[in-house]
RNA sequence: CCGUACAAAGGCAAACCCGUUGAAAGGCGGGGACGCAAAGCCACCGGUCUGAAGAUUUCUGAUCCAGAUAGCGGGGUUGCCAGCA
Numbered sequence: 001c002c003g004u005a006c007a008a009a010g011g012c013a014a015a016c017c018c019g020u021u022g023a024a025a026g027g028c029g030g031g032g033a034c035g036c037a038a039a040g041c042c043a044c045c046g047g048u049c050u051g052a053a054g055a056u057u058u059c060u061g062a063u064c065c066a067g068a069u070a071g072c073g074g075g076g077u078u079g080c081c082a083g084c085a
Stems, first nucleotide, its partner, number of pairs: 011036002016031006034071001040077003044074003047069005054064003
C1' cells in the first nucleotide's frame, strides 16, 4: 500500500414512552436498545411514504409538483479500531 476472517477500544440507535416541531409523511431533544462495520455524509438513479400550498384535472393525490426516507436498494464521497491470511 492492497485485500480482509473473527471481532469491538471508541461509536451509532429500531420499536415504544415523554417533550417539541410540521398540513402530513417525518424531523429534532431526552429516555430506551431491535439492530448496525460506514446505521458517517450527499436525494444523482430506482423504490416506498405524505399531500398543506401551486398548476392540470375526468374532482380522483390521478398527473405535474412539493416534501420525507441515506435504518429500502444502487451510486458518489470521507473515515475509526483491530491485525487472521